[in-house]
RNA sequence: UUUAUGAGUGGCAAUGGAAUCUGCCUCCCGUCACGCGGGAAAUCGCCUUGGGCUGAUGACUCCUACCGAAAA
Numbered sequence: 001u002u003u004a005u006g007a008g009u010g011g012c013a014a015u016g017g018a019a020u021c022u023g024c025c026u027c028c029c030g031u032c033a034c035g036c037g038g039g040a041a042a043u044c045g046c047c048u049u050g051g052g053c054u055g056a057u058g059a060c061u062c063c064u065a066c067c068g069a070a071a072a
Base pairs, nucleotide, nucleotide: 010025011024012023013022016063017062018061020059021058027039028038029037030036045053046052047051
């Protein structure tokens, strides 16, 4: 890199992506059934609110964007 076989497959954690870890939700309805569709849950920062402030993490390590300082 290619091929074959088997098993598994959910979501969320205040601003983007990924790995690892942690926590939380994990149900309901329609259909003969599968499939499919709809809904719910977890979740959606703070304050002195005609405005002001912190942060790209739940934690950690990178990447990207933004901001500040210094050097070349």
Molecule: Fluoride riboswitch aptamer (crcB RNA motif)
Organism: Limisphaerales bacterium